Predicted 3D model of a 346-nucleotide part of an RNA (small-subunit ribosomal RNA, central domain) from a Dehalococcoidia bacterium. Rfam family: Bacterial small subunit ribosomal RNA.

Context: one part of a larger RNA
RNA sequence: UUGGGUUUAAAGAGUGCGUAGGUGGUUUAUUAAGUCAGUGGUGAAAUCCUGCAGCUCAACUGUAGAACUGCCAUUGAUACUGAUAAACUUGAGUUUGGUUUAGGUAAGUGGAAUUUAUGAUGUAGCGGUGAAAUGCAUAGAUAUCAUAAGGAACACCAAUAGCGAAGGCAGCUUACUGGACCAUAACUGACACUGAGGCACGAAAGCGUGGGUAGCGAACAGGAUUAGAUACCCUGGUAGUCCACGCCGUAAACGAUGCUCACUCGCUGUUGGCGAUACACAGUCAGCGGCCAAGCGAAAGCGUUAAGUGAGCCACCUGGGGAGUACGCUCGCAAGAGUGAAACUC
Numbered sequence: 001u002u003g004g005g006u007u008u009a010a011a012g013a014g015u016g017c018g019u020a021g022g023u024g025g026u027u028u029a030u031u032a033a034g035u036c037a038g039u040g041g042u043g044a045a046a047u048c049c050u051g052c053a054g055c056u057c058a059a060c061u062g063u064a065g066a067a068c069u070g071c072c073a074u075u076g077a078u079a080c081u082g083a084u085a086a087a088c089u090u091g092a093g094u095u096u097g098g099u100u101u102a103g104g105u106a107a108g109u110g111g112a113a114u115u116u117a118u119g120a121u122g123u124a125g126c127g128g129u130g131a132a133a134u135g136c137a138u139a140g141a142u143a144u145c146a147u148a149a150g151g152a153a154c155a156c157c158a159a160u161a162g163c164g165a166a167g168g169c170a171g172c173u174u175a176c177u178g179g180a181c182c183a184u185a186a187c188u189g190a191c192a193c194u195g196a197g198g199c200a201c202g203a204a205a206g207c208g209u210g211g212g213u214a215g216c217g218a219a220c221a222g223g224a225u226u227a228g229a230u231a232c233c234c235u236g237g238u239a240g241u242c243c244a245c246g247c248c249g250u251a252a253a254c255g256a257u258g259c260u261c262a263c264u265c266g267c268u269g270u271u272g273g274c275g276a277u278a279c280a281c282a283g284u285c286a287g288c289g290g291c292c293a294a295g296c297g298a299a300a301g302c303g304u305u306a307a308g309u310g311a312g313c314c315a316c317c318u319g320g321g322g323a324g325u326a327c328g329c330u331c332g333c334a335a336g337a338g339u340g341a342a343a344c345u346c
Stems, first nucleotide, its partner, number of pairs: 004317003007300002012314001014201004021194003025088007033081002035077008049065006091191001092188003096183006103177007110154001115149007125136002162169002206247006215241002220236004258313006266291009295302002319346003328339004
């Protein structure tokens, strides 16, 4: 290289948008670049292959042929691909009318609870644990009531539910804004799919500047436990968790399953539409689930939401360790991230 793979054995990029490129619906005409056929030229000799011959045989050699799968020119063919022109509507998009949504951003606002403060009632304990102790408390704690402050999160509804490209999204209201689905079949007329580079988004933790800090809580301190206990348990508690702006760019970023299209038995639950209304039957489109036929799979299992059958494009894999390390480069304030070996060893 041919080939084989990527749920779990090595392997799907965290996700999207999109450039180049690759691939691309139906019909007609032209062309003849690819494609196919004929002819001519060339394709040195040796080598390889076949026949025959010469050394006693063979190796070796000679001779004849074939071959040299290629390239060039020319004459034709036109199904397919390409190119050009014209047309089409089923792919794609738009219109119109509905529906749906914890999709996003900003502002406002509500109640429960925790904590704290103040006041009141009230008196000796409270708290915590396997058991304790540290801790709090006669300077009046815990408990109960009232008032106030402040921060963070939104019980029930709640779902095997919904939305979003992914990350993710939940009290309520308003403003702005995004998507999807259904019906319609009026419009455009292949405008499509994928997508190396590129750009954007991207949980948590972390970083910078300035705020905020109720609860929780790395680090840290103390008390226990223990042979020890740099832990598990307890009492405290700083960063952080929250907000604004700017970085970081990683996760078991998981469905461990790239995106798009077509095809392949069914049953059942549920969400949103449309259709139909007879109270019977249960249709259709788009999602979210469960169980299975065929088929697939090493098996577990998957099974119209495929891991089945095919097509297009991208990404990735090639024994374990060394190692996601070293070096170099790019990015970053840093932490580090991205790219990414070899020696050696089994």
It was read from a public genome assembly. Model confidence (mean pLDDT): 86 of 100.